Large-subunit ribosomal RNA, domain VI from a Minisyncoccota bacterium, 257 nucleotides, folded computationally.
Model confidence (mean pLDDT): 83 of 100.
It was read from a public genome assembly.

Context: one part of a larger RNA
RNA sequence: CGUUUGGAAGCUUGAGGGGAGCUGGCACUAGUACGAGAGGACCGUGCUGGGGCAGCCUCUGGUGUGCCGGUUGUUCCUCCAGGAGCACAGCCGGGUAGCUAUGCUGCCACGGGAUAAGCGCUGAAAGCAUCUAAGCGCGAAGCCUACCCCAAGAUAAGGCUUCCUCAUCAGGCCGCGGAAAGACGAUCCGCUUGAUAGGCUUCGGCUGUAAGCUCCGCAAGGAGUUGAGGCUCGGAGUACUAAUGGCCGAAUUGAAA
Numbered sequence: 001c002g003u004u005u006g007g008a009a010g011c012u013u014g015a016g017g018g019g020a021g022c023u024g025g026c027a028c029u030a031g032u033a034c035g036a037g038a039g040g041a042c043c044g045u046g047c048u049g050g051g052g053c054a055g056c057c058u059c060u061g062g063u064g065u066g067c068c069g070g071u072u073g074u075u076c077c078u079c080c081a082g083g084a085g086c087a088c089a090g091c092c093g094g095g096u097a098g099c100u101a102u103g104c105u106g107c108c109a110c111g112g113g114a115u116a117a118g119c120g121c122u123g124a125a126a127g128c129a130u131c132u133a134a135g136c137g138c139g140a141a142g143c144c145u146a147c148c149c150c151a152a153g154a155u156a157a158g159g160c161u162u163c164c165u166c167a168u169c170a171g172g173c174c175g176c177g178g179a180a181a182g183a184c185g186a187u188c189c190g191c192u193u194g195a196u197a198g199g200c201u202u203c204g205g206c207u208g209u210a211a212g213c214u215c216c217g218c219a220a221g222g223a224g225u226u227g228a229g230g231c232u233c234g235g236a237g238u239a240c241u242a243a244u245g246g247c248c249g250a251a252u253u254g255a256a257a
Stems, first nucleotide, its partner, number of pairs: 001153001006164007016150004022050007034039001051108006060101004067094005072087006111145003118138004171248004175191005196242003199238005204232004212225005
């Protein structure tokens, strides 16, 4: 811009296109059919692997550059105590969220239709025979479906529902608070008729018993107060702080320009 004719939102149909399509072992049937025996099935059913793809973080782990703790050297605050800076994050032990695989979950299934080679029924030409010439039935991991995804620019431009009628409606845009989103746009949520973010409270989580004081010990140190203190990208609650507001927005008819 179009959708042959007002505008808007929501929900859809599916022409067409894309994805997927894999495979081993074991058990039962059954030591059955078959076979002198040795051996040993079809069909059907169940279980469990490999490979591939996708999603996820409950579990098992990884990471987690400053969340907690330990500790060395040195400088500084403020002498002690307590701390801070630097030394690869100084080194070391752990670790929430998020992100992850080696972890977890699901799928690669069943079925239907038409067929290939092939197997048949009926059956003439050709009194027989013949699956074929008329007709009919089976028969593949393949084909069309079935499963998942996109999809009306499918210009044959589809359908349904609801809303709006002359200065606003439906709705949209800008702005603002943001995250499940993100390079920027975009997307999504919220904007006082509000829990959107921050703060605060609380729950959960990580670390592992802070400082100070008291007691014990000559001291290094230990014990108690104390699962303490510190921290928290998670959950919930609570308007304390910040989400103020602004704009656009249509056919027909008539008049004017």